Model confidence (mean pLDDT): 82 of 100. The RNA shown here (transfer RNA) has 74 nucleotides and comes from a Fidelibacterota bacterium. Rfam family: tRNA. The family's RNA type in Rfam is transfer RNA. Taxonomically the source falls in Fidelibacterota (Bacteria, Pseudomonadati).
């Protein structure tokens, strides 16, 4: 130079193939228990879906462009 993959909540990851309310576990807060915690158990918060723009009534999903990491090929 060229080609392939990840990228989504503090962490690890689901949803995309086949567009329709953005979810799980951990961890965090609050509360029940407990002489304190811990475990347990019950409820909560947290996300411009890498970035920028197209299609569409509607985009994590689909086109384009572009960054970062990985990897192959020269």
């Nucleotide at each position: 130079a060229g080609g392939a993959g990840u990228g989504u909540a503090g962490c690890u990851c689901a949803a995309u193939c086949a567009g329709g309310u953005a979810g799980a576990g951990c961890a965090c807060c609050g509360g029940u228990c407990u002489c304190c915690a811990a475990a347990a158990c019950c409820g909560g918060g947290g996300g411009u879906u890498g970035c920028a723009g197209g299609u569409u009534c509607g985009a994590u999903u689909c086109c384009u462009g572009u960054c970062a990491c990985u990897c192959c090929u020269g």